[in-house]
Context: one part of a larger RNA
RNA sequence: UUGGGCGUAAAGGGUGCGCAGGCGGUCCUGCAAGUCUGGAGUGAAACGCAUGAGCUCAACUCAUGCAUGGCUUUGGAAACUGGAGGACUGGAGAGCAGGAGAGGGCGGUGGAACUCCAUGUGUAGCGGUAAAAUGCGUAGAUAUAUGGAAGAACACCAGUGGCGAAGGCGGCCGCCUGGCCUGUUGCUGACGCUGAGGCACGAAAGCGUGGGGAGCAAAUAGGAUUAGAUACCCUGGUAGUCCACGCUGUAAACGAUGAAUACUAGGUGUUGGGUGCCAAAGGCUCCCGGUGCCGUCGCAAACGCAGUAAGUAUUCCACCUGGGGAGUACGUUCGCAAGAAUGAAACUC
Numbered sequence: 001u002u003g004g005g006c007g008u009a010a011a012g013g014g015u016g017c018g019c020a021g022g023c024g025g026u027c028c029u030g031c032a033a034g035u036c037u038g039g040a041g042u043g044a045a046a047c048g049c050a051u052g053a054g055c056u057c058a059a060c061u062c063a064u065g066c067a068u069g070g071c072u073u074u075g076g077a078a079a080c081u082g083g084a085g086g087a088c089u090g091g092a093g094a095g096c097a098g099g100a101g102a103g104g105g106c107g108g109u110g111g112a113a114c115u116c117c118a119u120g121u122g123u124a125g126c127g128g129u130a131a132a133a134u135g136c137g138u139a140g141a142u143a144u145a146u147g148g149a150a151g152a153a154c155a156c157c158a159g160u161g162g163c164g165a166a167g168g169c170g171g172c173c174g175c176c177u178g179g180c181c182u183g184u185u186g187c188u189g190a191c192g193c194u195g196a197g198g199c200a201c202g203a204a205a206g207c208g209u210g211g212g213g214a215g216c217a218a219a220u221a222g223g224a225u226u227a228g229a230u231a232c233c234c235u236g237g238u239a240g241u242c243c244a245c246g247c248u249g250u251a252a253a254c255g256a257u258g259a260a261u262a263c264u265a266g267g268u269g270u271u272g273g274g275u276g277c278c279a280a281a282g283g284c285u286c287c288c289g290g291u292g293c294c295g296u297c298g299c300a301a302a303c304g305c306a307g308u309a310a311g312u313a314u315u316c317c318a319c320c321u322g323g324g325g326a327g328u329a330c331g332u333u334c335g336c337a338a339g340a341a342u343g344a345a346a347c348u349c
Stems, first nucleotide, its partner, number of pairs: 004320002007303002012317001014201004021194003025088005031082001033081002035077008048066007091191001092188002095184005103177007110154001115149007125136002162169002206247006215241002220236004258316006266294009276284003298305002322349003331342004
């Protein structure tokens, strides 16, 4: 390479947008690049294969025929691919009428709790643990009441509920803004799918500058435990956690399952919208979109998956090829750094 794979054995890129490229709905006309078919030329000889001949046979040699990836040229065919023209509406998009939502950004605002401050009441303890001690407290703590300050997070509602491409998003109000669903079919007429590079987004931690700092808390100090205890437990506590702007670009970034389309028994929850019926508070039937469970066929090494496929097919992309060495070394690119990305070999089993 061929072939085989990628939920858990090695293997789906963290996610999207999208240039090139690859692939692409229905019908008609004509072209003939691909495709198919006929003719001609060429495809040296030797070699190869077949038949025959010559050395006594064979090797060897000779003759004839065949073969020779293909290439050039010419006549024809038009189903399929392609390119050209025309048409269509089922894919895709847009219009109109409704709808749900922690989708995003900015600004404002509310209550509970913790902490701190002030004052009142009040007196000897509080706190903490398996038990203690460090710690706090007669300079009046803890407890309790009133007032105030500040920061951070939003109990109940809350739900295998909702929204978002993923990361993720949760008090309330306002402004700006993205996407989605349903109904309708008057509009456009294949405008589509995927997507190497590229661009953008991307939890937490971390970094830079400037703020902020209640609680929590790496580091760190002390007290315990212990043979030791650089831990687990306790008392303190700094970065950080929060905000603005910039960087980093990684995660068990997981459904460990790439995206798109079509098809393939049923049953049962839930969520958003719609239809029809029932004198309808509500219930039932059906349709579309999401989100769960069970299960048939089928698949699977098994576990299990099963219309949200890991089934049956097609298109495009990423990736895998024994374990260790190693996601290391070297080189390169990016980064302020930390580091990230790309990514071997010797050797060894």
The part of an RNA shown here (small-subunit ribosomal RNA, central domain) has 349 nucleotides and comes from an uncultured bacterium. The coordinates come from a structure-prediction model, not an experiment, and the mean pLDDT is 88. The RNAcentral record of the full RNA draws on ENA.